About this RNA: The RNA shown here (Glycine riboswitch aptamer) has 115 nucleotides and comes from Acidovorax sp. NCBI's taxonomy places the organism under Bacteria, Pseudomonadati, Burkholderiales, Comamonadaceae, Acidovorax.
RNA sequence: GUUUCCCUUGCUGGAGAGAGGCCGCAGCAGCAUGCGGCCCACCGAAGGAGCAAGCCCCGUGACAUGCCAUGCAGGCGGGGUGAAUCUCUCAGGUAAAGCGGACAGCGGGGCAAAU
Numbered sequence: 001g002u003u004u005c006c007c008u009u010g011c012u013g014g015a016g017a018g019a020g021g022c023c024g025c026a027g028c029a030g031c032a033u034g035c036g037g038c039c040c041a042c043c044g045a046a047g048g049a050g051c052a053a054g055c056c057c058c059g060u061g062a063c064a065u066g067c068c069a070u071g072c073a074g075g076c077g078g079g080g081u082g083a084a085u086c087u088c089u090c091a092g093g094u095a096a097a098g099c100g101g102a103c104a105g106c107g108g109g110g111c112a113a114a115u
Base pairs, nucleotide, nucleotide: 001115002114003113004112006110007109008108009107010106011105012104013103018040020039021038022037023036024035025034026033041094042093043092047090048088049087050086054081055080056079057078058077059076060075063074065073066072067071
């Protein structure tokens, strides 16, 4: 110098599902509207939780297995680890707009590794 993983940051794109019911407060001539609480229904893409193979550990000798056998491998039983846009729906969200948003693209900065 280059490449890759990860972290961070700027820009761009970025889905789903209720203009639900009741109550309180703010506001108003009255609505609308905003905020909060409870109830019902629903969504999955902040966050959180769950696990398959694989890998690791322990046990097992009437485990009808193999071998070059103080045992090893395999089998069986138990435990650990173990990903997602999968699953759950705790949290969050459910007209439009706004906010948020996994993830993706481009650029800046940083750590590590490889060359």